[in-house]
Context: one part of a larger RNA
Molecule: large-subunit ribosomal RNA, domain I
Organism: soil metagenome
RNA sequence: AGUACGAGGUGGAUGCCUAGGCGCUAAAGACCGAAGAAGGACGCGGAGACCGGCGAAACGUUCAAGGGGAGCUGCAUGCAAGCGAUGAGCCUUGAGAAUCCGAAUGGGGCAACCCCACCAGCGUGAUGGCUGGUGACCGCCUGCUGAACACAUAGGCAGAGACGGGGGGCAGCGGGUGAACUGAAACAUCUCAGUAGCCCGACGAGAAGAAAUCAACACGAGAUUCCCAAAGUAGUGGCGAGCGAACUGGGAGGAGCCCAAACCGCGUGCUGGCGACAGCGUGCGGGGUUGUAGGACCAGUAAAACGACGAACCGUCGACACUCGAAGGGGUUGGAAAGCCCCGCCAGAGCGCGUGAGAGCCGCGUAGAGGACAUUGAUGGUUGGUCCGACUGGACUCCUGAGUACCACGAACCCCGGUGAGUUUGUGGGAAGCUGGGGGGACCACCCUCCAAGGCUCAAUAUCUUUAGCGACCGAUAGUGGACCAGUACCGUGAGGGAAAGGUGAAAAGCACCCCGUGAGGGGGAUGAAACAGACCCUGAAACCUCGUACUC
Numbered sequence: 001a002g003u004a005c006g007a008g009g010u011g012g013a014u015g016c017c018u019a020g021g022c023g024c025u026a027a028a029g030a031c032c033g034a035a036g037a038a039g040g041a042c043g044c045g046g047a048g049a050c051c052g053g054c055g056a057a058a059c060g061u062u063c064a065a066g067g068g069g070a071g072c073u074g075c076a077u078g079c080a081a082g083c084g085a086u087g088a089g090c091c092u093u094g095a096g097a098a099u100c101c102g103a104a105u106g107g108g109g110c111a112a113c114c115c116c117a118c119c120a121g122c123g124u125g126a127u128g129g130c131u132g133g134u135g136a137c138c139g140c141c142u143g144c145u146g147a148a149c150a151c152a153u154a155g156g157c158a159g160a161g162a163c164g165g166g167g168g169g170c171a172g173c174g175g176g177u178g179a180a181c182u183g184a185a186a187c188a189u190c191u192c193a194g195u196a197g198c199c200c201g202a203c204g205a206g207a208a209g210a211a212a213u214c215a216a217c218a219c220g221a222g223a224u225u226c227c228c229a230a231a232g233u234a235g236u237g238g239c240g241a242g243c244g245a246a247c248u249g250g251g252a253g254g255a256g257c258c259c260a261a262a263c264c265g266c267g268u269g270c271u272g273g274c275g276a277c278a279g280c281g282u283g284c285g286g287g288g289u290u291g292u293a294g295g296a297c298c299a300g301u302a303a304a305a306c307g308a309c310g311a312a313c314c315g316u317c318g319a320c321a322c323u324c325g326a327a328g329g330g331g332u333u334g335g336a337a338a339g340c341c342c343c344g345c346c347a348g349a350g351c352g353c354g355u356g357a358g359a360g361c362c363g364c365g366u367a368g369a370g371g372a373c374a375u376u377g378a379u380g381g382u383u384g385g386u387c388c389g390a391c392u393g394g395a396c397u398c399c400u401g402a403g404u405a406c407c408a409c410g411a412a413c414c415c416c417g418g419u420g421a422g423u424u425u426g427u428g429g430g431a432a433g434c435u436g437g438g439g440g441g442a443c444c445a446c447c448c449u450c451c452a453a454g455g456c457u458c459a460a461u462a463u464c465u466u467u468a469g470c471g472a473c474c475g476a477u478a479g480u481g482g483a484c485c486a487g488u489a490c491c492g493u494g495a496g497g498g499a500a501a502g503g504u505g506a507a508a509a510g511c512a513c514c515c516c517g518u519g520a521g522g523g524g525g526a527u528g529a530a531a532c533a534g535a536c537c538c539u540g541a542a543a544c545c546u547c548g549u550a551c552u553c
Stems, first nucleotide, its partner, number of pairs: 001552009015538001016503002020474002022471009031168002039101003042055003046079001051074001052059001061095001063094005071083003106115003116135007137165003140161001141159005172203001173201005183190001187238001213221002225252005235243002256456003259401001263286010291434001293400004297394005307387003311383009322370003328343005344361002346350001352364003406429008416441001436451005490497002510537001513524004
């Protein structure tokens, strides 16, 4: 030195565990903000560094209501000092209070700081000072004022006008703008992709939406949205890579409405007129809303059922604390019984968790049943209010959304990449007016169908949160980055990047006392079932290191 055996050290694998994650289902909820948000800074405790809680009324309130019933002063032991049956602590609901920064808004500023004006009050002999309130900008409204230019308008000023806006929000939604890597085995049309990013906006959902829609050439359907199929079809495509519908059928859901105009009335400006008044323009009200055309107009009938909105009252059901809730003893092993043995019991409850090992009957619970002062959601009824809202005939005078439809050229979106219908429109042209107009994939005819150029609209859909339940989901290199004081430590000028780290024991019973040692630590001893469970603490693999014995070199 090696090998074998034995005993250890180191190390933290493995096993077991779970405090944390992940996913699904169901139900409920879904915006906050100048009445100052989201997010922070700084404070508040007897001794208080962090975390959590709270805000100068500061581990909470001189407040109110309900639940609950013996302890309490968070994590967090111990000390100190207190509170509580005159009902504390704790839980729920409401009220009050809520420093400073932050849209931050009196002005400034290197956020959490500095400085000011006015009004009211306090204080001083007086100044300084203190307290409260108001003072940003934009829009709207109201009032006053007021040019060129007479009226006017533009402009200006003011408003303690409880009028609005501003900022924030994971994801979801609409719009604007809009890549590249990549793929095409290179690359340019194409693709990635109208994706990512950026910007604007809205909501609890958003968007869309009541046919100038489809269909069909025989019929018919009847707003939108979402799902399944149609279908990887028809198509498109350097016909490459790829991209990729619709009709239609089946489901979820189901809801329809209002203006503009004609006409009438009232007000107002201009013009004409002596005037009554007329014309033109404009504001308000009535009227009216469609395609087998409808409405105005004229003549008549009916005038209220159904419905919508918000209010008051009454009722019902929920949410937010909680309450009741059956039934077991003995022996035995053991440190401990819930194990085993014996004999019982309950069950609308034998889901689950805990308790010194494995408990229907020990505890929390479970099935089942009950419960709210206040706050809040849904729904039904009654009362009263407001609003909407019908039909017949005649006549053929008026109305029915214009720089629109449509055309040309250039683009974009559509399966459609110019033969291209449809939608949108940059440039240039530019209608009709119901005997009218659009569509049916160039275009034309016939036929069918619909009525553009104004607007609103629940549900079915998307996402997040909470609660409940579940899992052939993970079990500490897994599962969230994060089971642990993690978006922390640390890195970076910054945008940003971003960890490691769980387990004594049933119970601290966390080793009194003695000895060695400066101490750390160790040896006795004690606790404990166990201390080779002693806090570097369950188990404790391997690499690596050491000791003992034997053999070999």